[in-house]
RNA sequence: UCACGCGCAGCUGGAGAGCCUCGAACAUCAAUCGGGCACCGAAGGGGCAAGCACCCGCAAUCUCUCAGGUACCAAGGACAGCUGCGCAAGG
Numbered sequence: 001u002c003a004c005g006c007g008c009a010g011c012u013g014g015a016g017a018g019c020c021u022c023g024a025a026c027a028u029c030a031a032u033c034g035g036g037c038a039c040c041g042a043a044g045g046g047g048c049a050a051g052c053a054c055c056c057g058c059a060a061u062c063u064c065u066c067a068g069g070u071a072c073c074a075a076g077g078a079c080a081g082c083u084g085c086g087c088a089a090g091g
Stems, first nucleotide, its partner, number of pairs: 001091002005087009018037001020036005038070003044066001045064003051058002
């Protein structure tokens, strides 16, 4: 000094599923709270597959839905792109 990799931050993009039903409150709807049923999976979490490891085990966008979520909006959002900073090892 440099590409890749990893971590953090910023910007951008980013899906899915009930405007279900009963009650309370509310002037009414939606929203809110409590109950019931039905759903989603891409925060998080659990389980395993290939594979890795071989002491314990680790492990996905698979799977389970504990959590979270299910009109629009907002929020959140795995992941991806770009930018910046830093880090280890290597050249």
Source information
This is a predicted structure of a 91-nucleotide RNA (Glycine riboswitch aptamer) from Arthrobacter sp. Rfam family: Glycine riboswitch aptamer. Its Rfam clan is "Glycine riboswitch clan". Rfam links the family to the GO term glycine biosynthetic process. Rfam describes the family as follows. This family represents the bacterial glycine riboswitch. The organism belongs to Arthrobacter, within Bacteria. The sequence is in RNAcentral, with records from Ribocentre.